[in-house]
RNA sequence: UGACCAUCCAGAGCGACCGAGAGACUUGGCUCAAGGACGUCGCAGCAACCUUCUCCGCAUCAACAUCAGUUCUGCGGAAAGUGGUGCUAACGCCAAGACCGAUGGAGU
Numbered sequence: 001u002g003a004c005c006a007u008c009c010a011g012a013g014c015g016a017c018c019g020a021g022a023g024a025c026u027u028g029g030c031u032c033a034a035g036g037a038c039g040u041c042g043c044a045g046c047a048a049c050c051u052u053c054u055c056c057g058c059a060u061c062a063a064c065a066u067c068a069g070u071u072c073u074g075c076g077g078a079a080a081g082u083g084g085u086g087c088u089a090a091c092g093c094c095a096a097g098a099c100c101g102a103u104g105g106a107g108u
Stems, first nucleotide, its partner, number of pairs: 004105005013043005021032003025097005044088003049084002052080001054078006062071003092100001
């Protein structure tokens, strides 16, 4: 980043600081909040998008071959949780709306 792809009804909270609104935006609801929300920081956790390692299956090229297969590569699945993100009230809180938004990948 008015371009591309995927996901957004599962899951996971404590402490310190701060001090008035917060749940992205509009309208209408509903909810959270001075018994301190939101936010910031620390720690912990969740998850598995990318990454790392291992295993299984399939396919292709090449090489080796004792003709059983092995190695490289790609795709799919399983496991793990190393690293990079992300996330940790309520379905992106709900309904409608719009050049919607967020996160990851990819790209410049």
A computed fold for a 108-nucleotide RNA from Rothia aerolata, annotated as SAM riboswitch aptamer (S box leader).
Lineage of the source: Bacteria > Actinomycetes > Micrococcales > Micrococcaceae > Rothia.
Its mean pLDDT, the model's own confidence on a scale to 100, is 78.
It matches the Rfam family "SAM riboswitch aptamer (S box leader)". Rfam's curators write: The SAM riboswitch is found upstream of a number of genes which code for proteins involved in methionine or cysteine biosynthesis in Gram-positive bacteria.
The RNAcentral record of the sequence draws on Rfam.